[in-house]
Context: one part of a larger RNA
RNA sequence: UUGGGCGUAAAGCGUUCGUAGAUGGUUUUUUAAGUUUAAUGUUAAAUUUCAGAGCUUAACUUUGAUACUGCAUUAAAAACUGAAAGACUUUAGUACAAUAGGGGUAAAGGGAAUUUCCAGUGUAGCGGUGAAAUGCGUAGAUAUUGGAAAGAACGCCUAUAGCGAAAGCACUUUACUGGGUUGUUACUGAAAUUGAGGAACGAAAGCUAGGGGAGCAAAGCAGAUUAGAUACCUGCGUAGUCCUAGCUGUAAACGAUGGACACUAAGUGAUACUUUGUAUUGCUCUAGCUAACGCGUUAAGUGUCCCGCCUGGGAAGUACGCUUGCAAAAGUGAAACUC
Numbered sequence: 001u002u003g004g005g006c007g008u009a010a011a012g013c014g015u016u017c018g019u020a021g022a023u024g025g026u027u028u029u030u031u032a033a034g035u036u037u038a039a040u041g042u043u044a045a046a047u048u049u050c051a052g053a054g055c056u057u058a059a060c061u062u063u064g065a066u067a068c069u070g071c072a073u074u075a076a077a078a079a080c081u082g083a084a085a086g087a088c089u090u091u092a093g094u095a096c097a098a099u100a101g102g103g104g105u106a107a108a109g110g111g112a113a114u115u116u117c118c119a120g121u122g123u124a125g126c127g128g129u130g131a132a133a134u135g136c137g138u139a140g141a142u143a144u145u146g147g148a149a150a151g152a153a154c155g156c157c158u159a160u161a162g163c164g165a166a167a168g169c170a171c172u173u174u175a176c177u178g179g180g181u182u183g184u185u186a187c188u189g190a191a192a193u194u195g196a197g198g199a200a201c202g203a204a205a206g207c208u209a210g211g212g213g214a215g216c217a218a219a220g221c222a223g224a225u226u227a228g229a230u231a232c233c234u235g236c237g238u239a240g241u242c243c244u245a246g247c248u249g250u251a252a253a254c255g256a257u258g259g260a261c262a263c264u265a266a267g268u269g270a271u272a273c274u275u276u277g278u279a280u281u282g283c284u285c286u287a288g289c290u291a292a293c294g295c296g297u298u299a300a301g302u303g304u305c306c307c308g309c310c311u312g313g314g315a316a317g318u319a320c321g322c323u324u325g326c327a328a329a330a331g332u333g334a335a336a337c338u339c
Stems, first nucleotide, its partner, number of pairs: 004310003007293002012307001014201004021194003025088007033081002035077008049065006091191001092188004096183004103177007110154001114150008125136002162169002206247006215241002220236004258306006266284008288295002312339003321332004
């Protein structure tokens, strides 16, 4: 390479957009590049294969034939692929009318709780734990009442519910804005699918600069526990968590399941439009598949197209090199050796 695979055994890029490429709906005519057929030429000899002959046989030598494919030219065919011209509407898209939604960005507003501060009442405890202690408190704490400030998060509704490509998205209102679904006509007329490179987005943590800092809390300091306790428990507590502008580009980024299309039993819920149905989202299961578990019209079934990836374990996602990054690191990614 062929072949076989990728839910859990090795293996689906975190997600999307999209270039080249690959693949591509129905139909008519033409063409004849691919394709098919025939003929001719060529494809040296030796070698190989088959049938003979010659050395006593064999090896060996030798005669003949077949074969081997390919290439070129000529003449045909026109189903399929391609090319050219035309037509179509089912794929795809646009318009129109409805419609659901925590989709996104920005601004404004809100109440509960927490902490701190001020003032009143009030007095000896509070707090914390398995039990304690550190800690706070007669300089008046905890508790309670009134007032003020700050930051962060939005209870109930709330779900096997909804939206988004994924990451993700929830107090309320407003502005701007993306996508979806349904319906009926109308329009365009294959304009499609996938997608190497490439680009964009991408939780948390982390980094840079400037703000902010209530609560929580890596590090750190104490108190306990313990043989020890660099922990689990407790009291404090700094980065951080929050905002703005950048960087980083990774996660069990999971449905551990790439995308698109078609087909293949039923039953029962939910959401949207409509009530025949369509789209989405769940459950139970037939056939079938699977090593089993399980999957089962939202396939892991039956097929087609395109991309990515895997090839024993360890060494190792390491070393070296290169690219990116402020750094941390990320991407790419071996071998010796060993079992």
Molecule: small-subunit ribosomal RNA, central domain
Organism: Lepocinclis spirogyroides